[in-house]
A computed fold for a 102-nucleotide RNA from an Acidobacteriota bacterium, annotated as SAM riboswitch aptamer (S box leader). Rfam family: SAM riboswitch aptamer (S box leader). Rfam describes the family as follows. The SAM riboswitch is found upstream of a number of genes which code for proteins involved in methionine or cysteine biosynthesis in Gram-positive bacteria. Taxonomically the source falls in Acidobacteriota (Bacteria, Pseudomonadati).
RNA sequence: CUCUUAUCAAGAGUGGCUGAGGGAACAGGCCCGACGAAGCCACGGCAACCUAGCCCUAGUGCCAAGGUGCUAAUUCCUGCCCAGUAUAGGGAGAGAUAAGCU
Numbered sequence: 001c002u003c004u005u006a007u008c009a010a011g012a013g014u015g016g017c018u019g020a021g022g023g024a025a026c027a028g029g030c031c032c033g034a035c036g037a038a039g040c041c042a043c044g045g046c047a048a049c050c051u052a053g054c055c056c057u058a059g060u061g062c063c064a065a066g067g068u069g070c071u072a073a074u075u076c077c078u079g080c081c082c083a084g085u086a087u088a089g090g091g092a093g094a095g096a097u098a099a100g101c102u
Stems, first nucleotide, its partner, number of pairs: 003100006013043005021032003026079004044071003049067003053062002055059001075094001080091003
């Protein structure tokens, strides 16, 4: 990187360095940002996909040590199809994450 499967309306931030952008890409919107963006570091937290452990009620279970991940806003919203006066409508696509395959 490709492919397969599952999930994506919940949840969880402080400090330091730094200094202007950021919310994946493109477009439109909307928002965040000098009361400090992105990035890096430290410590914390959330979650429970994988490993380990627990039980003997074996589960849609518990746990949270290890491997990842995440820690503004639904994956911030829309873009294509269907439906609709309308509403967090349904689906696809794209993306993200995990586990596996090559």
The coordinates come from a structure-prediction model, not an experiment, and the mean pLDDT is 83. It was read from a public genome assembly, where an Rfam model found it.